[in-house]
Molecule: c-di-AMP riboswitch aptamer (ydaO/yuaA leader)
Organism: Geodermatophilus sp. LHW52908
């Protein structure tokens, strides 16, 4: 030199997920270091009137319902499982997981916004039979995952320097 890769710091992204103020231990001469545990401030989410909303009547199949979350819905193939068509087999009809493609509603980025072009997400968990909306009130949460030495590209705007 190149190249993989880890620490600190700093700067940036998604997220509500930040910021301030004491206090306990325990190393330690001191700067200070690790751990707990606590209040605030911002922000984020449940529960809760009144009013509205729902609440009706008959029939078949299935199937408790709700909640954060952008993460929904549609097609097709495939393995199983459950009900049907007189039984049984095929075969058809519904429906449920679960897997594999495409697609979608919606949701992010693009380093000062906004738009365009790109480029990506379209999970995953909670409550426990129970919750519309909801003023007062009353309960909770502020995780975690990434990327970067220059920070693409066009359009128009602002800010800010010469």
């Nucleotide at each position: 030199g190149g190249c993989c890769g880890g620490a600190c710091g700093c700067c940036g992204c998604c997220u509500a997920g930040u910021c301030g103020u004491g206090c306990c231990c325990g190393c330690a001469g001191c700067c200070g270091c690790g751990g707990g545990g606590a209040c605030g401030a911002g922000c984020c989410g449940g529960g809760g009137a009144c009013c509205c909303a729902c609440c009706g009547c008959a029939g078949u199949c299935c199937u408790g319902g709700g909640g954060u979350g952008a993460g929904u819905c549609c097609u097709g193939c495939c393995u199983c499982c459950c009900g049907g068509u007189c039984c049984c087999g095929c075969a058809c009809c519904g429906g449920g997981c679960g897997g594999c493609a495409g697609g979608u509603a919606g949701g992010g980025c693009u380093u000062c916004u906004u738009c365009c072009c790109g480029c990506c997400c379209g999970a995953a968990c909670c409550c426990g039979u129970c919750a519309g909306c909801u003023a007062a009130c009353c309960c909770g949460g502020u995780c975690g995952g990434c990327g970067g030495c220059c920070a693409c590209g066009g359009a128009a705007g602002a800010a800010g320097g010469a």